c-di-GMP-I riboswitch aptamer from Candidatus Contendibacter, 83 nucleotides, folded computationally.
The organism belongs to Candidatus Competibacteraceae, within Bacteria.
Of the family's consensus pairs, 95% are formed in the model.

[in-house]
RNA sequence: GAAGAUAAAAGCCGAACCUGCUGUAAGGCAGAGACGGAAAGUCGCGGAUCCUGGAACGAUUUCAGGAAAGCCGGACUGCCGGA
Numbered sequence: 001g002a003a004g005a006u007a008a009a010a011g012c013c014g015a016a017c018c019u020g021c022u023g024u025a026a027g028g029c030a031g032a033g034a035c036g037g038a039a040a041g042u043c044g045c046g047g048a049u050c051c052u053g054g055a056a057c058g059a060u061u062u063c064a065g066g067a068a069a070g071c072c073g074g075a076c077u078g079c080c081g082g083a
Stems, first nucleotide, its partner, number of pairs: 012037002018031005035070001041076003045073003049067007
C1' cells in the first nucleotide's frame, strides 16, 4: 500500500400484532411488544412504493399536493475491536 474478515464485550435501535390519540387517506405520536439490524443514525438527491385531488380516456398515462423509506443506489456522521 492492497485485499479479505467482524469473533468477543458493553451498549444501541425496535418489525409485525395489540391499545389509546390524531389524520379524508397513506400515515404519524405514545404505551406495550420484539421480527430483525453493524449504521434499522441523519438526509430525502435518483429510481421504486403508498395516499389524496385534478386532467385525460383505455393508459402500464399525466399534473399537483402529501406519506414512508427496515426496497435499490447515493451523500453526511458515528461506537467497540482479533485493528